[in-house]
Molecule: c-di-AMP riboswitch aptamer (ydaO/yuaA leader)
Organism: Bacillota bacterium
RNA sequence: AAAGCAGCAGCUCCGAAACCCGGAUUUCCGGGUACGGGGGAACCACUUACAGGGGUGAAUCCUGGCUUUUCCAGGUAGGGCAACUUGGGUGUCCGAACCCGUCAGCUAACCUCGCAGGAGUCCACCAAGCGGAUGU
Numbered sequence: 001a002a003a004g005c006a007g008c009a010g011c012u013c014c015g016a017a018a019c020c021c022g023g024a025u026u027u028c029c030g031g032g033u034a035c036g037g038g039g040g041a042a043c044c045a046c047u048u049a050c051a052g053g054g055g056u057g058a059a060u061c062c063u064g065g066c067u068u069u070u071c072c073a074g075g076u077a078g079g080g081c082a083a084c085u086u087g088g089g090u091g092u093c094c095g096a097a098c099c100c101g102u103c104a105g106c107u108a109a110c111c112u113c114g115c116a117g118g119a120g121u122c123c124a125c126c127a128a129g130c131g132g133a134u135g136u
Base pairs, nucleotide, nucleotide: 011120012119013118014117018033019032020031021030022029023028035114036113037112038111039110044105052103053100054099055098056097061075062074063073064072065071078094079093080092081091082090084129085128086127087126088125089123
C1' cells in the first nucleotide's frame, strides 16, 4: 500500500413499512400525519352449491426427470436493478412465502388492520427533458 473482517455514520436498493411529538433510556411503549391492505349498500354483475372458496404479493402456468409426495431441471405470464427523470438499447437478477377457515363480486356511508424484514448496485450506449457549476 492492497485485500479481508468488525463497528459507527451517511448514501442507495426491494418493500406500504417514512416523518414528527411525548414518555422511557438502548433499539422499548404510546400518540399523530403520510403511505398500504381487508370487510362493507343501492345499481350492475355472477349462477355457486366441497372436486370447497378467498386474501396479501411480481411470484402464475407449462414440460420433463426421480421411488408417489418431497425434490430436481428447463421454460414462462409477471416483476426488480444498473445513482437526476422518462423512453429505447444492452446486461443482470427474481419468478417465493404466508394467511383466513366453509365465509367475503363490485360497493357510498361506515368498520377494521398493517406501518416489518432484508440487502449493497453503479453501462451515461442512444434520444428527449430538467438542474447545477465555470467563463464571457